[in-house]
c-di-AMP riboswitch aptamer (ydaO/yuaA leader) from Streptomyces armeniacus, 171 nucleotides, folded computationally. Rfam family: c-di-AMP riboswitch aptamer (ydaO/yuaA leader). Rfam links the family to the GO terms regulation of gene expression and cyclic-di-AMP binding. The prediction has a mean pLDDT of 76.
RNA sequence: GUCGCGUCAGCGCCGUAGGCAGGAGCGGGGGAACCAGGUAAGCGCCGCGCCCCGAACGGGGAGCGGCUAGGGGCGAAACCGUACGAGUCCGCGUCACGCGGCCGCGUACGGCCGGGCACUCAACCGGUCCGAGCCCGACAGCUCACCUCGCAGGCGUCGGUGAGGAAGUCA
Numbered sequence: 001g002u003c004g005c006g007u008c009a010g011c012g013c014c015g016u017a018g019g020c021a022g023g024a025g026c027g028g029g030g031g032a033a034c035c036a037g038g039u040a041a042g043c044g045c046c047g048c049g050c051c052c053c054g055a056a057c058g059g060g061g062a063g064c065g066g067c068u069a070g071g072g073g074c075g076a077a078a079c080c081g082u083a084c085g086a087g088u089c090c091g092c093g094u095c096a097c098g099c100g101g102c103c104g105c106g107u108a109c110g111g112c113c114g115g116g117c118a119c120u121c122a123a124c125c126g127g128u129c130c131g132a133g134c135c136c137g138a139c140a141g142c143u144c145a146c147c148u149c150g151c152a153g154g155c156g157u158c159g160g161u162g163a164g165g166a167a168g169u170c171a
Base pairs, nucleotide, nucleotide: 001155002154003153007024008023012020013019014018025151026150027149028148029147030146035141042102044067045066046065047064048063050061051060052059053058070139071136072135073134074133079111080110081109082108083107084106085105089101090100091099092098093097113131114130115129116128117127119164120163121162123161124160125159126158
């Protein structure tokens, strides 16, 4: 110098090293009314003990702990279509099972869209690369007041045009 919100300042407390709490600035999440939403179709799964009903089988309720193909968040890392595959769920049936279907998951193809490339510009042309990963934990639309969290991590400069700025040289 670059991608990125991920910087700056001094100094308060403890103190061996170091740690803790704050300030400014930047960024994120939760959170009324109004508005929006409400599919037949994911208010799911496992464990623990407790309460209520009950003669019992069993049924109902709240709590604690754990999980993630439901749902949601950060991020550019999305959207649409077709085909195939498997699974949960909903509906129908002649109920061993079969047919149809919503939402999502995986693979392939296609379309379309988004992000980066070094003095600045949300500018133009061409070229080139990326479209990951992580988190919450059944739960959250927007959202005033209010509450709360983070300030990481990774890298090393494609060429040209326009405008602007800065620096250097001036023999």